The prediction has a mean pLDDT of 80.
The RNA shown here (SAM riboswitch aptamer (S box leader)) has 104 nucleotides and comes from Granulicella aggregans.
The source organism's lineage runs through Bacteria, Terriglobia, Terriglobales, Acidobacteriaceae and Granulicella.
It matches the Rfam family "SAM riboswitch aptamer (S box leader)". Its family is annotated with regulation of gene expression in the Gene Ontology. Rfam describes the family as follows. The SAM riboswitch is found upstream of a number of genes which code for proteins involved in methionine or cysteine biosynthesis in Gram-positive bacteria. The family is grouped with related families in Rfam's "SAM clan".
The sequence was found by an Rfam model in a public genome assembly.
The model forms 97% of the base pairs in the Rfam consensus.
RNA sequence: AUUUCAUGCAGAGUGGUUGAGGGACGAGCCCUGAGACGCCACGACAACCGGACAGAACAUGCGUACCGGUGUCAACUCUCUCCUGGAAACAGGGAACAUGAGAU
Numbered sequence: 001a002u003u004u005c006a007u008g009c010a011g012a013g014u015g016g017u018u019g020a021g022g023g024a025c026g027a028g029c030c031c032u033g034a035g036a037c038g039c040c041a042c043g044a045c046a047a048c049c050g051g052a053c054a055g056a057a058c059a060u061g062c063g064u065a066c067c068g069g070u071g072u073c074a075a076c077u078c079u080c081u082c083c084u085g086g087a088a089a090c091a092g093g094g095a096a097c098a099u100g101a102g103a104u
Stems, first nucleotide, its partner, number of pairs: 001104008013042005021031003026080003043073003048069004052064002077096001082093004
């Protein structure tokens, strides 16, 4: 980089540093000098993977969140874009994107 599978309506932030952008792209809407984005420290959430423990005849699955690997901590992936249903609200699906675990 390509690809497969799973998940994406829950949850969780303070301090320091820097100084103007950020929320992937387009449109909207929003966050932001009462300090964004990034980085650092500490903390938290979660339970995808390995282990441990519990349970179990075994396997799968379920559980705990203890150790390790990631991930995450404004807004449903912030909303919409394409298709279907619907008068509308909205619902379902798809695409794209993100994360994890595999494969090449």